[in-house]
Context: one part of a larger RNA
RNA sequence: GAUUGAACGCUGGCGGCAUGCCUAACACAUGCAAGUCGAACGGCAGCACGGUAAGGGGUAACCCUUAUGGGUGGCGAGUGGCGGACGGGUGAGUAACGCGUGGGAAUCUGCCUAUCAGUGGGGGAUAACUUGGGGAAACUCAAGCUAAUACCGCAUAUUCUCUGAGGAGGAAAGGCUUCGGCCGCUGAUAGAUGAGCCCGCGUUGGAUUAGCUAGUUGGUGAGGUAAAGGCUCACCAAGGCGACGAUCCAUAGCUGGUCUGAGAGGAUGAUCAGCCACACUGGGACUGAGACACGGCCCAGACUCCUACGGGAGGCAGCAGUGGGGAAUAUUGGACAAUGGGCGAAAGCCUGAUCCAGCAAUGCCGCGUGUGUGAAGAAGGCCUGCGGGUUGUAAAGCACUUUCGGUAGGGAGGAUAAUGACGUUACCUACAGAAGAAGCACCGGCUAACUCUGUGCCAGCAGCCGCGGUAAUACAGAGGGUGCGAGCGUUAAUC
Numbered sequence: 001g002a003u004u005g006a007a008c009g010c011u012g013g014c015g016g017c018a019u020g021c022c023u024a025a026c027a028c029a030u031g032c033a034a035g036u037c038g039a040a041c042g043g044c045a046g047c048a049c050g051g052u053a054a055g056g057g058g059u060a061a062c063c064c065u066u067a068u069g070g071g072u073g074g075c076g077a078g079u080g081g082c083g084g085a086c087g088g089g090u091g092a093g094u095a096a097c098g099c100g101u102g103g104g105a106a107u108c109u110g111c112c113u114a115u116c117a118g119u120g121g122g123g124g125a126u127a128a129c130u131u132g133g134g135g136a137a138a139c140u141c142a143a144g145c146u147a148a149u150a151c152c153g154c155a156u157a158u159u160c161u162c163u164g165a166g167g168a169g170g171a172a173a174g175g176c177u178u179c180g181g182c183c184g185c186u187g188a189u190a191g192a193u194g195a196g197c198c199c200g201c202g203u204u205g206g207a208u209u210a211g212c213u214a215g216u217u218g219g220u221g222a223g224g225u226a227a228a229g230g231c232u233c234a235c236c237a238a239g240g241c242g243a244c245g246a247u248c249c250a251u252a253g254c255u256g257g258u259c260u261g262a263g264a265g266g267a268u269g270a271u272c273a274g275c276c277a278c279a280c281u282g283g284g285a286c287u288g289a290g291a292c293a294c295g296g297c298c299c300a301g302a303c304u305c306c307u308a309c310g311g312g313a314g315g316c317a318g319c320a321g322u323g324g325g326g327a328a329u330a331u332u333g334g335a336c337a338a339u340g341g342g343c344g345a346a347a348g349c350c351u352g353a354u355c356c357a358g359c360a361a362u363g364c365c366g367c368g369u370g371u372g373u374g375a376a377g378a379a380g381g382c383c384u385g386c387g388g389g390u391u392g393u394a395a396a397g398c399a400c401u402u403u404c405g406g407u408a409g410g411g412a413g414g415a416u417a418a419u420g421a422c423g424u425u426a427c428c429u430a431c432a433g434a435a436g437a438a439g440c441a442c443c444g445g446c447u448a449a450c451u452c453u454g455u456g457c458c459a460g461c462a463g464c465c466g467c468g469g470u471a472a473u474a475c476a477g478a479g480g481g482u483g484c485g486a487g488c489g490u491u492a493a494u495c
Stems, first nucleotide, its partner, number of pairs: 001495004006491005013367006019360002021325001026323003030320003035082003040079002043075002047073003051068007089278003098203007107195002112191008120154001122152002129144006160169003174183003204250003211241003216238008253275004257268004280301005303314004331357001333356003339353001340351004370400004380391004404436001406431005414422001439484005444465003450479005460467002
C1' cells in the first nucleotide's frame, strides 16, 4: 500500500447492487418447510345441488322445516400409485481413490426418447365399514362384510434367463372418452440421463513417532453383490508395507476460485458453482430404480416432555424465532406473479426452493448537504512587537437554482390471451422553499499540517525514535491548519 463475512469508538442525508452466527455439530417454546392423484378403488364423515316422503304457509306458482336415499358436484378418513433418495442446511468426521486431473472394465438405471412383440382367461383375500373387547393415553385385539391399476395361479413368449444344447423357466391392468381416440400396463433391445466400482499422478505438519501388518499378502474353491475384488468363508503358501518416510500423533472437508504480488510465489476455501460427508450420540436393516434415508422404521444411550406409574412422545446442522456462548452477525414478514420442482389427462394443489419486502454505513458504487455575487476586509474568537495580523468572500446582504428528500397527479416493463407478491415500483410532470442533510482523525521526526494558555518526570502521550523535572509545535484545552469525507480512526488478520 492492498484486502476483510469483521469488531470497537465518535459521527451519520439518500439511492442502487451485494453481504450478514467465523463462537456452542450447544439446548430448543411456537408456527410453517412434501405432498398429490376421485380419469386406479370400495365408499360417504362434512359441504353444496337436485330427487322422494311427511308437516306448515299460500288461491296458485312456489316458499319454509324435518326425514330419507351416494343420484350429482365434490371429498374427511382408508386401500392403491407416484413423489418423500430432489430441493434446503451444516462442515462434526475424514490425510482418504475423499477431492482434483487423466484413464479403465466387471455393472445398474424409475420417469424420458426410439423400435419390436403382447395386453387372453381365472382365483383367494384385506383395509375402510359394522359389532364387541382392552387402554389414562399412544394405540390395539377379535369376529363379520367388501373393491381395485393391491395380491396369487393358469395360458401364451418375437425376444429374454439357465442349459448337459435335448430342454427347462419366466409377463401383463385397466381407466377416461365427444367413440375419433387418449392416458396407461407387460416382455425385450438401443439411447439419453444419473449412479456404483478400479487404476496412474497430485493433495498439511511432526522422526523429540522407526519399524508396521494374521484376513495380514497371494493362490485354489465356494458364497455374496447390479458389478471386479479377502468383500466373506474353508484349505494351502508366507507373504505385504517402510528413510522415495510405513505406522503413530496433531491439524484439516476438497476443488473451481478468493486476497495479495510485476511475476514466481505466499495466504485462504464466507457468499456463487462442482464433489464428499453428516442429520441428538452409536448400531442396524426394511421398502424401493435409487437410501442403509434431515422433517421414515427398529435397538441401545444421554437429554427433554406427558402419565391414571402400567406405559408413551420428541429430535431446527430447513425458514423465521428463543435461551446460551461471544467482540460480533437480521423478520416468529409477503407471494407462488416469475423461474424451477412433486403429483395430476387437465383444472389445479403443494412448494420458508425461489422471487420479493423488512433490519444493519457490513462492503462496493453513485449523488447530495447549495450556486453566483459580496471589503465596511463588520461583529466575535485567537495571536500580537499594540502598528496590526488571522479566521476571511468566510458570514451577513443581494440575485438565483431545486438534485436528493417532501406533497399531489400520471405511469411502463417484468406477462405470449388471462394471472403482479414486489408496489405508495422504475420513470415522467407539477408545487413549496436554502429550505431537512458533516463529521472524524491528525499537526516533534518518519508524515501533509503551529501558535497561545494550563500543567510541571505530575497528570498524561506513545507504532518506532522518544516527549513531560516552569518559556512543552510531543500531555490537556483553545485558535489556526492538514488529510479523508457519510464516513473517519483504532484493533485483529493476510499478502

Predicted 3D model of a 495-nucleotide part of an RNA (small-subunit ribosomal RNA, 5' domain) from an uncultured bacterium. It matches the Rfam family "Bacterial small subunit ribosomal RNA".